[in-house]
Context: one part of a larger RNA
Molecule: small-subunit ribosomal RNA, 3' major domain
Organism: metagenome
RNA sequence: AGACGGGGACCCGCACAAGCGGUGGAGCAUGUGGUUUAAUUCGACUAUACGCGAAGAACCUUACCUGGCCUUGACAUUGAUAGAACACUUUAGAGAUAGAGUGGUGCUAGUUUACUAGAACUUGAAAACAGGUGCUGCACGGCUGUCGUCAGCUCGUGUCGUGAGAUGUUGGGUUAAGUCCCGCAACGAGCGCAACCCUCGUGAUUAGUUACUAACAGGUUAAGCUGAGGACUCUAGUCAGACUGCCUUCGUAAGGAGGAGGAAGGUGAGGACGACGUCAAGUCAUCAUGGCCCUUACGGCCAGGGCUACACACGUGCUACAAUGGGGCAUACAAAGAGCAGCGAUACGGUGACGUGGAGCAAAUCUCAUAAAAUGCCUCCCAGUUCGGAUUGUUCUCUGCAACUCGAGAACAUGAAGUUGGAAUCGCUAGUAAUCGUAGAUCAGCAAUGCUACGGUGAAUACGUUCCCGGGUCUUGUACU
Repeated sequence: AGACGGGGACCCGCACAAGCGGUGGAGCAUGUGGUUUAAUUCGACUAUACGCGAAGAACCUUACCUGGCCUUGACAUUGAUAGAACACUUUAGAGAUAGAGUGGUGCUAGUUUACUAGAACUUGAAAACAGGUGCUGCACGGCUGUCGUCAGCUCGUGUCGUGAGAUGUUGGGUUAAGUCCCGCAACGAGCGCAACCCUCGUGAUUAGUUACUAACAGGUUAAGCUGAGGACUCUAGUCAGACUGCCUUCGUAAGGAGGAGGAAGGUGAGGACGACGUCAAGUCAUCAUGGCCCUUACGGCCAGGGCUACACACGUGCUACAAUGGGGCAUACAAAGAGCAGCGAUACGGUGACGUGGAGCAAAUCUCAUAAAAUGCCUCCCAGUUCGGAUUGUUCUCUGCAACUCGAGAACAUGAAGUUGGAAUCGCUAGUAAUCGUAGAUCAGCAAUGCUACGGUGAAUACGUUCCCGGGUCUUGUACU
């Protein structure tokens, strides 16, 4: 100087407390361990692995297994030889592959024919080489998690100390903040904090189409449907606006408490943004790469299987156990997205999934597309039920060469556990929790209850910092470095 302490002082955080809703019990979905297997490919393991890489495992993907095949190779560069490229038919085979047949003779240049050379492509001897999701993340780059959006981490010169080092950065206040003020052997500076960036919240202005409709006119069962308008909403550009600026009060100051005005008040709300470093943290399977290893195989092609197994254990979720509810009918109100190998309207068929058909739309124009919870009326009357929907049977629909292993969906029938969950444990402080639907990426289809985004309805509680956990500053002890 650090590190540590079941030492001290001060401070902070959904850390506790105060509340609301969960998990742990049930069924199912999904991930992991274990077991099994020819294979159940690999990685991730307290917090910081376990709906994680995977924003889509039937084939492909695919890296695994079994079997059948190839050996300059599926791919790159050089390359003797031969051929236009290429298209089609057919035989054997699970296919990879092997064989046979037909058509076809192109482009550029050298002076036309002929011939030669070249570019692309195919064939291909020999050889250099290719290839490896093989190993090492404890050889590395890059990227990432975490402490932590915590307020810290340092430097130059000076001064002090024999020196390691100290000072500055400590002290008194204040702040979300090493934020700022005062003091001080320090004076300054850098990386962080804050601000500059994006979205939302108010107003002005500019511009009105595909958006809008107050006034005028036409028109309809109805309707901005039409003329028209530039007022309103909205869209999207430019500005304004918030600064403790003003007032009262406390304070030397920084600043604090209250108030006015204001759409917004003291960081307005949310996002992006992550200092020096820690964990030899994670990734050689995104990619890149040193070293090592394989080279008729640890490379390559194909078919089938596996990654979906199942005495069990754990994590994360979904659906419930009901009356603040279930069912039926009627009726209202969003935002944000996506669309041409696409979204697909009106109409017709079907109980339905869906089918027929194809108007419009590369979209403020058309479509996906009826938002749902809510509201009104009717019904059920506390029961394993008109709760709950697992499981199973039958018949179908759709995608796709192909749904047996192993897809999703519809209808009818079936109707399991479950009556609020032990010890323990998680999230959340406001448009938040809770609850309700909507869209998107991936994608032929889908195992999505996941993830990411969007809006609707919309709470309760915070006395306080004694205690648990994590963190910061100062100080103290130490046989540790």